[in-house]
C1' cells in the first nucleotide's frame, strides 16, 4: 500500500427539558419505569395482517435463473464445486438461451455482419504508351479497367492464429500444429472435464440490466388496508294523528257525497359524512416525543433519525481488532 473477516456505533457525573405508562398529592405539582438504527434510509424483493373475493384454466404482468448439498413459507443466505474474466499476489467479478425470430452496435473508420478497399500489394488478363520485328509475336512501362486482402491505419470489436508451401500479388487456396464445430468413448450425482478416437477447412462477432424464447413460482389491492362508535344539516324507509292545506286518483254520464291520498306536523329505523376509538407493538405519535448545556474518560467525532410489523437486498458512514498478500 492492498485483500478477506469480526465486533462496536460511546461511557460516567451534574443541571434543565420532551413523550408514553403507573402511582401519590390534590389545582397543578412530586416520584418511579420506559423511550431510535446498523442502517430506522432507498422503497428494490419476499412474508405476516386486512379487505375484495373463492383464484380451475387462459391472456397480460411481475419475480427468480451455472451445479450439488443445507437452512428458510418465500425472498434470500451458507458450504463445496464448474466455466469464463481481472489482478504480481492475498483475492475479486460474472453466470439459462445469441445455432427460433426481431432489433441495436455510439465515436472513429473504406467497411460493424452472410461487410469492406483509404493507404497499400500485383503486370497473370483487357486497354493505352514506348522499343524491336514481316507477323498472330517478344521486351519494357502505366495502376485506366481489373485482381488481392498480406502489411499499415480506425475501433471495445474487422469474418480464426503461427509457420511453411503456393501465387503476378495474395488468400484454408493447400499442409503441419493450435483453436473451432459435430459425433463417439471414458470420468463425475451434476454443472462439466479428459484431449482418447472419428469426421469437417471453418459454417456460428458482441449485446438478453433490448424485445424475446425456455424452465420454476405468483389471484388483486394495500394500514389513506380495514373494523367499531357516531352528531348537525339534507336525503331514504316505516308508523301515527289531522282534516278549518288538500294536488291527484277511484266510484259515476255530470255535480254533490263517499273512499284512497302527495306535501306540511310528531315518533321510530337505517345508510353515509364531520368527529372519536381500534388496527398499533416491552419506543410510538398525528398537538407527531426520544433533546440541550458543563466536566472527566486521549479524540467522541461519521452516516443518519421510527410511523402496521417481520425477514432480506442495496446504498451511506466513523474509528477499532484479527488473519493474509
Nucleotide at each position: 500500500a492492498g485483500a478477506g473477516g469480526g465486533a462496536c456505533g460511546g461511557g460516567g457525573a451534574g443541571c434543565c427539558g420532551c413523550a408514553g405508562g403507573g402511582g401519590g398529592a390534590u389545582c397543578u405539582c412530586c416520584c418511579c419505569c420506559u423511550g431510535a438504527g446498523g442502517a430506522a434510509g432507498g422503497u428494490c424483493c419476499g412474508g405476516a395482517c386486512u379487505c375484495c373475493g373463492c383464484a380451475g384454466g387462459g391472456c397480460a404482468g411481475g419475480c427468480c435463473g451455472c451445479u450439488c448439498g443445507g437452512c428458510g413459507c418465500a425472498a434470500g443466505c451458507c458450504g463445496a464445486g464448474a466455466g469464463g474474466g481481472g489482478g504480481c499476489g492475498a483475492c475479486c467479478c460474472c453466470u439459462g438461451g445469441a445455432a427460433a425470430g426481431u432489433g441495436c452496435c455510439a465515436c472513429a473508420g473504406a467497411g460493424a455482419a452472410c461487410a469492406g478497399a483509404c493507404c497499400g500489394c500485383c503486370a497473370g488478363c483487357g486497354g493505352c504508351c514506348c522499343g524491336g520485328g514481316a507477323a498472330u509475336c517478344c521486351g519494357g512501362g502505366u495502376g485506366c479497367g481489373g485482381g488481392c486482402a498480406a502489411g499499415g491505419g480506425u475501433g471495445a470489436a474487422a469474418c480464426g492464429g503461427u509457420g511453411g508451401g503456393g501465387u503476378a500479388a495474395g488468400a484454408g487456396c493447400c499442409c503441419a500444429c493450435c483453436g473451432c464445430c459435430g459425433g463417439g468413448g471414458c470420468c463425475g450425482u451434476g454443472a462439466g472435464g479428459c484431449c482418447c478416437c472419428c469426421g469437417g477447412g471453418c459454417a456460428c462477432g458482441g449485446c438478453a440490466a433490448a424485445c424475446c424464447c425456455c424452465g420454476g413460482c405468483c389471484g388483486g389491492a394495500g394500514c389513506a388496508a380495514g373494523g367499531c362508535c357516531a352528531a348537525a344539516u339534507a336525503g331514504g324507509g316505516g308508523g301515527g294523528g289531522g282534516g278549518u292545506u288538500g294536488a291527484g286518483g277511484g266510484u259515476g254520464g255530470c255535480c254533490c257525497g263517499c273512499c284512497c291520498g302527495a306535501u306540511g306536523c310528531c315518533c321510530c329505523c337505517g345508510g353515509g359524512u364531520a368527529g372519536g376509538c381500534c388496527g398499533c407493538a416491552u419506543a410510538g405519535a398525528u398537538g407527531g416525543a426520544u433533546g440541550g448545556c458543563u466536566c472527566c474518560c486521549u479524540a467522541a467525532a461519521a452516516c443518519a433519525g421510527a410511523a402496521u410489523c417481520c425477514g432480506g437486498c442495496c446504498u451511506a458512514u466513523g474509528g477499532c481488532c484479527c488473519u493474509c498478500u